[in-house]
Context: one part of a larger RNA
RNA sequence: UGACGGGGGCCCGCACAAGCGGUGGAUCAUGUGGUUUAAUUCGAAACCACGCGAAGAACCUUACCUGGAUUUGACAUCUCCUGACAACUCUAGAGAUAGAGCUUCUGUAGCAAUACAGCAGGAUGACAGGUGCUGCAUGGCUGUCGUCAGCUCGUGUGGUGACAUGUUGGGUUAAGUCCCGCAACGAGCGCAACCCUUGUCUUUAGUUGCCAUCAUUAAGUUGGGCUCUCUAAAGAGACUGCCGUGGUUAACACGGAGGAAGGUGGGGAUGACGUCAAGUCCUCAUGGCCUUUAUAUCCAGGGCGACACACGUGAUACAAUGGACGGUACAGAGGGACGCCAAGAGGCAACUCGGAGCUAAUCUCAAAAAGCCGUUCUCAGUUCGGAUUGGAGUCUGCAACUCGACUCCAUGAAGUUGGAAUCGCUAGUAAUCGCGGAUCAGCACGCCGCGGUGAAUACGUUCCCGGGCCUUGUACA
Numbered sequence: 001u002g003a004c005g006g007g008g009g010c011c012c013g014c015a016c017a018a019g020c021g022g023u024g025g026a027u028c029a030u031g032u033g034g035u036u037u038a039a040u041u042c043g044a045a046a047c048c049a050c051g052c053g054a055a056g057a058a059c060c061u062u063a064c065c066u067g068g069a070u071u072u073g074a075c076a077u078c079u080c081c082u083g084a085c086a087a088c089u090c091u092a093g094a095g096a097u098a099g100a101g102c103u104u105c106u107g108u109a110g111c112a113a114u115a116c117a118g119c120a121g122g123a124u125g126a127c128a129g130g131u132g133c134u135g136c137a138u139g140g141c142u143g144u145c146g147u148c149a150g151c152u153c154g155u156g157u158g159g160u161g162a163c164a165u166g167u168u169g170g171g172u173u174a175a176g177u178c179c180c181g182c183a184a185c186g187a188g189c190g191c192a193a194c195c196c197u198u199g200u201c202u203u204u205a206g207u208u209g210c211c212a213u214c215a216u217u218a219a220g221u222u223g224g225g226c227u228c229u230c231u232a233a234a235g236a237g238a239c240u241g242c243c244g245u246g247g248u249u250a251a252c253a254c255g256g257a258g259g260a261a262g263g264u265g266g267g268g269a270u271g272a273c274g275u276c277a278a279g280u281c282c283u284c285a286u287g288g289c290c291u292u293u294a295u296a297u298c299c300a301g302g303g304c305g306a307c308a309c310a311c312g313u314g315a316u317a318c319a320a321u322g323g324a325c326g327g328u329a330c331a332g333a334g335g336g337a338c339g340c341c342a343a344g345a346g347g348c349a350a351c352u353c354g355g356a357g358c359u360a361a362u363c364u365c366a367a368a369a370a371g372c373c374g375u376u377c378u379c380a381g382u383u384c385g386g387a388u389u390g391g392a393g394u395c396u397g398c399a400a401c402u403c404g405a406c407u408c409c410a411u412g413a414a415g416u417u418g419g420a421a422u423c424g425c426u427a428g429u430a431a432u433c434g435c436g437g438a439u440c441a442g443c444a445c446g447c448c449g450c451g452g453u454g455a456a457u458a459c460g461u462u463c464c465c466g467g468g469c470c471u472u473g474u475a476c477a
Base pairs, nucleotide, nucleotide: 001477002476003474004473005472007471008470009469010468011467012466013465015461016460019425020424021423022422023421026316027315028314029313030312031311032310033309034307035306042053043052064302065301066300067299068298069297070296073127077126078125079123080122081121082120083119088101089100090099091098092097105118106117107116108115109114129291130290132289133288134287138285139284140280141279142278143276145274150189151188152187153186154185155184156165157164158163169180170179171178195268196267197266198265200236201235202234203233204232205231206230209226210225211224214223215222239262242256243255244254245253246252318418322377323376324375325374326373327372328371334365335364336363339358340357344353345352346351384415389410390409391408392407393406394405395404431453432452433451434450435449436448437447
């Protein structure tokens, strides 16, 4: 000087408390461990692994296994030789591949021979290749403490020196934020602001958007109009600016006015010096090592999907604030030409037929759901719950056996609110309800977004956890 303390002081955080809803019990989905296996590819491991890499394993992917093949190689450059190659058809084969048939060059220069370049095949070796090892050799990227308020430097000063001072102190703040004081005076990286979005208003603009007034219609459908809504560009607006009280005449705190909004208005992006030899050599890049008829490459089939069991994360429930049936209302944000697919028709349905429109404020996905209005069920393992299984189908796709999703009929399991323990959340939040998107041929209870309905509670900081500042002890560095 740090680190640590079941030392002290001050302070903060959904850290506790006060509340609301869960997890832990059930079934299923998914990840992991374990076990099994020819293989169940690999990585991730308290917090910071476990719906994680994977925004989508039937083949492919794929790295694993079994078997069948290849050896200058699936891919790149160089040297030499040949001239077409490919596609298509047939035969053998699981296919890779092998054989046969058919077919057969292009550009530039040149009259031509030919030369060069492209493309393909063959030979030779230099080399290619490696998701092989080392994240404890590395770059890059990322997690975490933590959006915590800290981390430092120059000069000066003090000390023999390590170092201290500044950065401590008195107040204050979300903040090393600001004020005052002070052997310090300044500065940098952080904080804040500048950026995006949302909340109010103005101006400009008026189609594909909108409809107050006038006609018109089944319908903003059409004429007309641009007030309003909205769209999207530029501005305005909030600064403790104003008033009062307190405060050191300060910073600031509390109350008030005006205002759409008030003291950082809400949300996002933004992550200092560093810590964990944290994670990643399987995104990529890269040193070293290893491999080179194999640890490389191609192919078929299988596996990554196994199942006594254990754990994590979720979905659905156990019902009447509910289930079923009928009617009816209101979103936002997105996607769509290899696509989104309307009207109409068929089918109980998944879906099919059909073909209008749409490169989309125009057409379409699209029905929002909870809600509201009726009817029914009457507390039961039930008209709750839907697992499991049988049958019949639909769709995607060469192909749904291992191993897809969906539909219909039948079946109708566990489950009656969950031990010890444990998680999230402070407001348009929790809870609850549906909608969209990425990936994607197909496949979502996951992920990322969007809106609808919309709470309760916070006395307080003694305690648990994490953190910041000062101080003290130390046999630790």
The part of an RNA shown here (small-subunit ribosomal RNA, 3' major domain) has 477 nucleotides and comes from a metagenome. The RNAcentral record of the full RNA draws on SILVA. Its mean pLDDT, the model's own confidence on a scale to 100, is 84.